A computed fold for a 73-nucleotide RNA from a Lachnospiraceae bacterium, annotated as transfer RNA. Its mean pLDDT, the model's own confidence on a scale to 100, is 82. The source organism's lineage runs through Bacteria, Bacillota, Clostridia, Lachnospirales and Lachnospiraceae. Its Rfam family is "tRNA". The family's RNA type in Rfam is transfer RNA. About the family: Transfer RNA (tRNA) molecules are approximately 80 nucleotides in length.

[in-house]
């Protein structure tokens, strides 16, 4: 320098044929408890890694770049 994968909620990960995002866990906030923790219940939480391009429509598809892994003279 050359190929490969990865990149998605605080975190760990799904997202199928393009049709517009979800799980678990954590934080919160309530039951519950003499308090805590356990457990139950509830909402919230997103620049889909960046920048451009097909398309009516991109998390997906195409080109470049980056951050991490690997693999190779």
């Nucleotide at each position: 320098g050359c190929c490969c994968g990865u990149g998605u909620a605080g975190u760990u990960c799904a997202g199928u044929u393009g049709g517009a995002a979800g799980a678990a866990u954590a934080a919160c906030a309530g039951a519950c408890u003499c308090u805590u923790a356990a457990u139950c219940u509830g909402g919230a939480g997103g620049u889909c890694c960046c920048c451009g391009g097909u398309u009516c429509g991109a998390g997906c598809c195409c080109g470049g770049g980056u951050a991490c892994g690997g693999g190779u003279a």